RNAcentral holds the sequence, with entries from ENA. A computed fold for a 71-nucleotide RNA from a Patescibacteria group bacterium, annotated as transfer RNA. The source organism's lineage runs through Bacteria and Bacteria candidate phyla.
[in-house]
RNA sequence: GCGGGCGUAGUAUAGUGGCAGUACGGGACCCUUCCAAGGUCCAGGUACGGGUCCGAUUCCCGUCGCCCGCU
Numbered sequence: 001g002c003g004g005g006c007g008u009a010g011u012a013u014a015g016u017g018g019c020a021g022u023a024c025g026g027g028a029c030c031c032u033u034c035c036a037a038g039g040u041c042c043a044g045g046u047a048c049g050g051g052u053c054c055g056a057u058u059c060c061c062g063u064c065g066c067c068c069g070c071u
Stems, first nucleotide, its partner, number of pairs: 001070007010024004018054001026042005047063005
C1' cells in the first nucleotide's frame, strides 16, 4: 500500500428499515432481628460525519479505532 471482518449501557452479548433487548454490575424499595441470599422497580447504550428513505442502530459512502490476510 491492497483486501476482508468488527464497532450496541460500566463489562459481555443479541437484534432488526418502524419503542433497542438480555445477563452481570450500579441505585431505590420489599423480605430478614442483622448480613448474605431472594423479589419488585429504576437509571444507563447503537464509534464519528454525510447520503437514501415518510422513517436508519440496520442500507450506501467516507473517517477513525481494533482484528485477520496479502504485498